Source information:
The RNA shown here (transfer RNA) has 73 nucleotides and comes from candidate division WS6 bacterium OLB20. Taxonomically the source falls in Candidatus Dojkabacteria (Bacteria, Bacteria candidate phyla). RNAcentral holds the sequence, with entries from ENA.

[in-house]
RNA sequence: GCUGGAGUAGCUCAGCUGGUAGAGCAGCGGUAUCGUAAACCGUCGGUCAAGGGUUCAAUUCCCUUCUCCAGCU
Numbered sequence: 001g002c003u004g005g006a007g008u009a010g011c012u013c014a015g016c017u018g019g020u021a022g023a024g025c026a027g028c029g030g031u032a033u034c035g036u037a038a039a040c041c042g043u044c045g046g047u048c049a050a051g052g053g054u055u056c057a058a059u060u061c062c063c064u065u066c067u068c069c070a071g072c073u
Base pairs, nucleotide, nucleotide: 001072002071003070004069005068006067007066010025011024012023013022019056027043028042029041030040031039049065050064051063052062053061
């Protein structure tokens, strides 16, 4: 330099033939216990890497850039 993949909640990841963004764990509150943990119930948390384009509407499609990973040269 070229090719491919990844970037979504604090962490691990879902969500794609475009239509209001979710789960588990963690955190917080509660139930329960003599008490703690486990368990159960509830709850909080996101400018979907950045910018632009298409569209009535973009996490999703197109372009550019950035970061990481793999391969080729």
Rfam family: tRNA. Rfam describes the family as follows. Transfer RNA (tRNA) molecules are approximately 80 nucleotides in length. The family's RNA type in Rfam is transfer RNA.